[in-house]
RNA sequence: UGGGGAGUGGUGUAAAGGCAGCACAGCUGACUUUGACUCAGCUAGUUCUGGUUCGAAUCCAGGCUCCCCAG
Numbered sequence: 001u002g003g004g005g006a007g008u009g010g011u012g013u014a015a016a017g018g019c020a021g022c023a024c025a026g027c028u029g030a031c032u033u034u035g036a037c038u039c040a041g042c043u044a045g046u047u048c049u050g051g052u053u054c055g056a057a058u059c060c061a062g063g064c065u066c067c068c069c070a071g
Base pairs, nucleotide, nucleotide: 001070002069003068004067005066006065007064010024011023012022013021018054026042027041028040029039030038047063048062049061050060051059
């Protein structure tokens, strides 16, 4: 420099145009003599900017970061 891929709570991972879920982690409560386990609840997310659409995490264009391949 060229080509390809990825970006979703603190972490991992779904949602293939129509209510953003799940698990772990964290916090609170119950249980327990205490802790652990278990149970109930809570917090917390679509990389950014535009476009298409009644409606975008999803489709399109551009940017940013990371990874792979070639030179």

Source information
Predicted 3D model of a 71-nucleotide RNA (transfer RNA) from Solirubrobacter pauli. RNAcentral holds the sequence, with entries from ENA, MGnify and Rfam. Its Rfam family is "tRNA". Its family is annotated with triplet codon-amino acid adaptor activity in the Gene Ontology. The organism belongs to Solirubrobacter, within Bacteria.